A computed fold for a 73-nucleotide RNA from an Erysipelotrichaceae bacterium, annotated as transfer RNA. Taxonomically the source falls in Erysipelotrichaceae (Bacteria, Bacillati, Erysipelotrichia, Erysipelotrichales). Rfam family: tRNA. Rfam classes the family as a transfer RNA. About the family: Transfer RNA (tRNA) molecules are approximately 80 nucleotides in length. The coordinates come from a structure-prediction model, not an experiment, and the mean pLDDT is 80. RNAcentral holds the sequence, with entries from ENA.
């Protein structure tokens, strides 16, 4: 170089036929405990890498760009 596959909460991932995104673990608060841990309830927490394009809407479709792997060469 070329061809695939990914990039989504702090982390490790899911997600659909386009219609305002979830799991887990971690954080926090409560509740039990003489305290801690464990259990258990509940709260938050996001420019879906990045910059355009179609569309009434785009995380998804298309296109360019970076980064990660992986096969070829």
């Nucleotide at each position: 170089g070329u061809u695939u596959c990914g990039g989504u909460a702090g982390c490790u991932c899911a997600g659909g036929u386009g219609g305002u995104a979830g799991a887990g673990c971690a954080a926090c608060u409560g509740a039990c405990u003489u305290u801690u841990a464990a259990u258990c309830a509940g709260u938050g927490g996001g420019u879906c890498a990045c910059g355009g394009g179609u569309u009434c809407g785009a995380u998804u479709c298309c296109c360019g760009c970076c980064c990660g792997a992986a096969a070829c060469a």